[in-house]
Context: one part of a larger RNA
RNA sequence: CCAUCGUCAAGGAACUCGGCAAAAUAGCCCCGUAACUUCGGGAGAAGGGGCGCCUCUUGCGUAUAAAGAUUUACUCUGAAAGCGCGGGAGGCCACAGAGAAUAGGCCCAAGCGACUGUUUAUCAAAAACACAGGUCCGUGCUAAAGCGAAAGCUGAUGUAUACGGGCUGACGCCUGCCCAGUGCCGGUAGGUUAAGGAAGUGGGUGCAAGCUCGCGACUGAAGCCCCGGUGAACGGCGGCAGUAACUAUAACUGUCCUAAGGUAGCGAAGUCCCUUGUCGGGUAAGUUCCGACCCGCACGAAAGGCGUAACGACUUGGGCGCUGUCUCGACGAUGGGCUCG
Numbered sequence: 001c002c003a004u005c006g007u008c009a010a011g012g013a014a015c016u017c018g019g020c021a022a023a024a025u026a027g028c029c030c031c032g033u034a035a036c037u038u039c040g041g042g043a044g045a046a047g048g049g050g051c052g053c054c055u056c057u058u059g060c061g062u063a064u065a066a067a068g069a070u071u072u073a074c075u076c077u078g079a080a081a082g083c084g085c086g087g088g089a090g091g092c093c094a095c096a097g098a099g100a101a102u103a104g105g106c107c108c109a110a111g112c113g114a115c116u117g118u119u120u121a122u123c124a125a126a127a128a129c130a131c132a133g134g135u136c137c138g139u140g141c142u143a144a145a146g147c148g149a150a151a152g153c154u155g156a157u158g159u160a161u162a163c164g165g166g167c168u169g170a171c172g173c174c175u176g177c178c179c180a181g182u183g184c185c186g187g188u189a190g191g192u193u194a195a196g197g198a199a200g201u202g203g204g205u206g207c208a209a210g211c212u213c214g215c216g217a218c219u220g221a222a223g224c225c226c227c228g229g230u231g232a233a234c235g236g237c238g239g240c241a242g243u244a245a246c247u248a249u250a251a252c253u254g255u256c257c258u259a260a261g262g263u264a265g266c267g268a269a270g271u272c273c274c275u276u277g278u279c280g281g282g283u284a285a286g287u288u289c290c291g292a293c294c295c296g297c298a299c300g301a302a303a304g305g306c307g308u309a310a311c312g313a314c315u316u317g318g319g320c321g322c323u324g325u326c327u328c329g330a331c332g333a334u335g336g337g338c339u340c341g
Stems, first nucleotide, its partner, number of pairs: 001336008010327002014325001019322001027051005036041001038170001052092011067077003070073001093097001105320007112312002117129002133168007145154003171307004176237003181234002183230005190225003196219002200215006238256005265299001266296001277293005
C1' cells in the first nucleotide's frame, strides 16, 4: 500500500450526480395512531411505556383421594400437592434485564404504472411485457384461424356466455368534429374488362367438299370506375386582417382555404425551442422540486384524456432520526503485498 473488519473527540450530509456506503431502527406486551379511502385499507402509520431475579399474595384452567350426593352411572360434588396461564405488593443487583444471536429506520410531496406477476441466461427488472376489465372485427361447425406438397392434426371430443385476431389496459368521470384520400363493408343500373362463344368477313390451298391462317360486330365474370355506409378502421382536426371611452386585450366582425378546422380535460409536462419563462412556496442562498399562469416551437380523448385508495428492490424533491459520506483524519485486528531467509 491492497482486501475485509472494529472503534473514535467536536460537528452531523458541510460529502456526493445522488446519503452511494455505513450507521441507525429491530422481538413480545400495553397505550396510542392522521390525511385520504374503492370502507377492505392506510396500520407495525406516526409516537410513547414495560420487559431480569427474589419473597409474599391472589385469580383462572387442568385431577383425583377420603368423604358425600342422587337419577346407581365408565354419573355428579370434591382438598392439599403438581402442571399451565395471568394479576397485585414489597425487595435485590448490574453500565446494561427482548443482557448473546436472530431481529422494520420513519415521515411529507410529486411522476409513471392500478394491483400479485413477467423480462434482456452473461452490463438494463423498468414508467417495458403481461394482466383482469373495455371495445372492434371474423367465425353457424367439415367454423374461422393455424401447421402440413398430402394424409391428417390443432382449434375441440369445444359450438357464439364458444373460438380466433386487432387495439386499449383495475376502478371513477368521460371518450368531441372530419368518410375528401386509403382500407373495410354493402350495392348493383350503367361504363370498362380476359379466356371462351360468335353473326359476318379476308388470305393460302384445292375441281370441289373441305383443310388451314387472320380480322371480327355482338356476347362474356370477379375486379376497377360508379353509388352509399363505416373512426375503440389507417388517419386528419387552418390562415390573414380589423374592432371596446387610458392602455392592453378582443367577447365581436370581415375574408381566404378545408373533408373537418382540436370539444371536455390537462398543460414550461417523462411532451416547452426561446428557458434558469413569470409569479408564489420551500432554502441564508434552489438550472432541480411543489403550487399557479397559459404565448401548447411540437398535449388531447381506447397509438385513449383526466383523476385515483392500495401496491412498487421504479423515478424526483423535502424533512426527522442516524452516522468516518465529509471537516480530517487517527488507532487497532485478520489476510495479502513488501523485506529477510
The part of an RNA shown here (large-subunit ribosomal RNA, domain IV) has 341 nucleotides and comes from a Candidatus Lucifugimonadaceae bacterium. The coordinates come from a structure-prediction model, not an experiment, and the mean pLDDT is 88. Rfam family: Bacterial large subunit ribosomal RNA. Gene Ontology terms of the family: ribosome and structural constituent of ribosome. Taxonomically the source falls in Candidatus Lucifugimonadaceae (Bacteria, Chloroflexota, Dehalococcoidia, SAR202 cluster).